Model confidence (mean pLDDT): 82 of 100. This is a predicted structure of a 126-nucleotide RNA (c-di-AMP riboswitch aptamer (ydaO/yuaA leader)) from an Acidobacteriota bacterium. It matches the Rfam family "c-di-AMP riboswitch aptamer (ydaO/yuaA leader)". Rfam's curators write: This family represents a conserved RNA structure found upstream of the ydaO and yuaA genes in Bacillus subtilis and related genes in other bacteria. NCBI's taxonomy places the organism under Bacteria, Pseudomonadati, Acidobacteriota. It was read from a public genome assembly, where an Rfam model found it.
[in-house]
Formats: sequence, C1' cells, structure tokens
RNA sequence: AAUAUAGCUUUGCUGAACUUCAUACGAAGGCGGGGGAUCCAGGUUUUUGGGGCGAAGUCCGUGAGGACAGAGUACUUUCAAGCUCGAGCCCGUCAGCUAACCUCGCAAGCUUAUUUGAAAGCCACC
Repeated sequence: AAUAUAGCUUUGCUGAACUUCAUACGAAGGCGGGGGAUCCAGGUUUUUGGGGCGAAGUCCGUGAGGACAGAGUACUUUCAAGCUCGAGCCCGUCAGCUAACCUCGCAAGCUUAUUUGAAAGCCACC
C1' cells in the first nucleotide's frame, strides 16, 4: 500500500414492519392485516374451484418480449419532466359488507444518488 473478515457509528429510501420498559419468558404504546351479525348487496356461484397480502392488474404475441393501468423517486401537496418497478408469497374446498368479538404481523432489502423544475404551504436562519 492492497485485499479479506468482523464490529461500531452515520445520511437517507421502499415497506405496516417503529418507540419505550424489561431482559429468563416477555410487556406496553403505536402502526398494519385477516376472520366475524342485523341491515344492505347478491339471485348467482359451487374444478372452468375460490380467496388473502402486495402498486404488481389487463391486453397483444408461438416465443423472446411489447404496450397500457398502476407504483417509487431526499420537508408536504399539486403540476411537469427524467430514471426505475410493473414481483413474489400464502390459505387449502372455505371466507361479500359487517357492530360487538376473535386473531395475526412489526420483516426483508438498499443508499454517492433526480437531493430535477415551477407554484403554494411549512420549517430554519438573519
């Protein structure tokens, strides 16, 4: 000097996936998901199965792939542009909405770049 490994700290992003207490198991607050009456909806569906989380649905194509809906992008909202995504997983024959009630999750993956322009708001400084 280079490389590799481990730990700590730090800026911000997608997402519900955070904070505090405790720490042996855990608990509280908060943020999300599912099931579940009357009424309403439906009058059909029931292997052509059905359904849930999620932005991730539809169409075209033999296929590769393409297009659009939709989603993300450094204070918030609106408009415009650029870039990117437009997956995957689960339940197991079963679920419309739904008060009470019951129940589950709080992961994972990224970050030297859009810290883009305009308007309004807000904040900070003087």